[in-house]
RNA sequence: GCCCCCAUAGCUCAAUGGAUAGAGUAUCCCGCUUCGGACGGGAUGAUGGCGGUUCGAAUCCGUCUGGGGGCA
Numbered sequence: 001g002c003c004c005c006c007a008u009a010g011c012u013c014a015a016u017g018g019a020u021a022g023a024g025u026a027u028c029c030c031g032c033u034u035c036g037g038a039c040g041g042g043a044u045g046a047u048g049g050c051g052g053u054u055c056g057a058a059u060c061c062g063u064c065u066g067g068g069g070g071c072a
Base pairs, nucleotide, nucleotide: 001071002070003069004068005067006066007065010025011024012023013022018055027043028042029041030040031039048064049063050062051061052060
């Protein structure tokens, strides 16, 4: 320098262009318990930035940023 892949919650991952973007874990609260743990219930928390296509975009397209890999 060229090509390919990835980016969603603090972390690990889901989501066929269409219902309020879900789950586990973590954190906090409540229950249970002598206390704690485990267990049960609840809460908080996310689509990397910009633009485009579409009635509708996490999803498709362009570009930028960051990460990983291959060739030279």
Transfer RNA from a Patescibacteria group bacterium, 72 nucleotides, folded computationally.
Rfam family: tRNA. Gene Ontology term of the family: triplet codon-amino acid adaptor activity. By type it is a transfer RNA.
The coordinates come from a structure-prediction model, not an experiment, and the mean pLDDT is 80.
NCBI's taxonomy places the organism under Bacteria, Bacteria candidate phyla.
RNAcentral holds the sequence, with entries from ENA.